[in-house]
RNA sequence: GGAGUCGGCCGGACGGUCGCGGCGGGCGCGCCCCGCCGAGGAAAGUCCGAACAGCAGAGGGCCAGGGUGCCAGGUAACGCCUGGCGGGGGCGACCCCAGGGAAAGUGCCACAGAGAAGAAGACCGCCCUUCCGGGCAAGGGUGAAACGGUGCGGUAAGAGCGCACCAGCGGCCGGGCGACCGGCCGGCUUGGCAAACCCCACCCGCUGCAAGACCGAAUAGGGGAGGGAUGACCCGGCCCCGAUCACCUCCCGGGUUGGUCGCACGAGGCGGCAGGCGACUGCCGUCCCAGAGAGAUGACCGUCCUCGACAGAAUUCGGCUUACAGGCCGGCUCCGCAC
Numbered sequence: 001g002g003a004g005u006c007g008g009c010c011g012g013a014c015g016g017u018c019g020c021g022g023c024g025g026g027c028g029c030g031c032c033c034c035g036c037c038g039a040g041g042a043a044a045g046u047c048c049g050a051a052c053a054g055c056a057g058a059g060g061g062c063c064a065g066g067g068u069g070c071c072a073g074g075u076a077a078c079g080c081c082u083g084g085c086g087g088g089g090g091c092g093a094c095c096c097c098a099g100g101g102a103a104a105g106u107g108c109c110a111c112a113g114a115g116a117a118g119a120a121g122a123c124c125g126c127c128c129u130u131c132c133g134g135g136c137a138a139g140g141g142u143g144a145a146a147c148g149g150u151g152c153g154g155u156a157a158g159a160g161c162g163c164a165c166c167a168g169c170g171g172c173c174g175g176g177c178g179a180c181c182g183g184c185c186g187g188c189u190u191g192g193c194a195a196a197c198c199c200c201a202c203c204c205g206c207u208g209c210a211a212g213a214c215c216g217a218a219u220a221g222g223g224g225a226g227g228g229a230u231g232a233c234c235c236g237g238c239c240c241c242g243a244u245c246a247c248c249u250c251c252c253g254g255g256u257u258g259g260u261c262g263c264a265c266g267a268g269g270c271g272g273c274a275g276g277c278g279a280c281u282g283c284c285g286u287c288c289c290a291g292a293g294a295g296a297u298g299a300c301c302g303u304c305c306u307c308g309a310c311a312g313a314a315u316u317c318g319g320c321u322u323a324c325a326g327g328c329c330g331g332c333u334c335c336g337c338a339c
Stems, first nucleotide, its partner, number of pairs: 001335010012304007020038007027030001040310001044321002047319005052208004057241001059240005065204005070084005085099001086097004100199002105197002107193003123140002125136004148166006167189001169186007212261004222252006230246003234242001268287008305308001
C1' cells in the first nucleotide's frame, strides 16, 4: 500500500425568534410570567420471553394438544446471550449448522437401475464345465444414495477368506463437571430420512392497559343471605369436585356514556472499583430521562460542513428479526514492497 474479517459508535452542528405537549414555581390569578424536560437505534414487524391486570372452571385424574431439543454457564425468564464440544466451509482472521433417539415399531426413498433394506440382489462381466448346469461380485453400468474403504496376500474366479491402515460398532483404561477426546483390545460390518408418524426428556391455563380500579351523573329494576332434589350452563374431550342460573324461603335499599388512577423511579442510565475468558454479577458514587387521549417534538432566519439515510413513542421491560445515505474508532488475518 492492497484485500479481508470481527466488534463498538455517530447518524447534520451552533446561535436566535415564534409555536406545540408535560411538569414545577411565582404573583398583579391572566388562557399572565419564569424555569426545566420533550422520540429511536431501530420508537417498526408483533415473532419469542416476562412484569402487571382480570377471569368459577385460573381444582384433581386420565387422554388429547402445543413448544423446546449437543454440553456447561448467564438471566426474572426465554426459542435469547456467552464459552465450549461435534460436523461443514475458508490459505487465514473467521463464518455456518432445529445438532436427542434410525439394533422400539410403522412409513418413505421419485426417475433410472438387476437390486433402495431382506442379512437382499445379478444387466454387462469373471471363473469352472462332461455345455446340462454350477461358482462369484473384483471391474463396468444406473442413481442423491448400491450392503464398509484403500492396499497386499489368497483363489479356478472371487469374497473380511487372511493381514496392515482408516471409518464404524462393542468392551476396558486414562483425561474432562459435561458434550466429548485419546489409547488398547475384540469380532469382522447391521444404508439414508424423525422441519414423516413416533419414542424419550423438560416446559406450557386463557385474555390482554379499549387489561383493570376508584369517584360522579343518569336509563332503570334489581341486590344480599340460606337452600338448590331435578334441569340448564361453566372457551379441547370424559369422570370426580366445585361455581352460576332457573326454582324455593327470608331481608332491603341501590344502579352504564365525564373525571382520576393504572402511567413513567425502572429486572433504570452513566462513571469507578472488584470477580469472571466471556455473557454477566456485586459494591460505591451520581442522574431523573416524553407521557398524550384526536393524540405534542414543528417552522423561519443567520453561520458552517462531507449537504444529511431508514423512520416517529401510546402499559412497561429483556431479546430476535427487518429497514438504513454517509461517516468514525479499535482488534485481528492474508498478500506485496521497504528497512
Predicted 3D model of a 339-nucleotide RNA (Bacterial RNase P class A) from a Clostridia bacterium. NCBI's taxonomy places the organism under Bacteria, Bacillati, Bacillota, Clostridia. It was read from a public genome assembly, where an Rfam model found it. Its mean pLDDT, the model's own confidence on a scale to 100, is 76.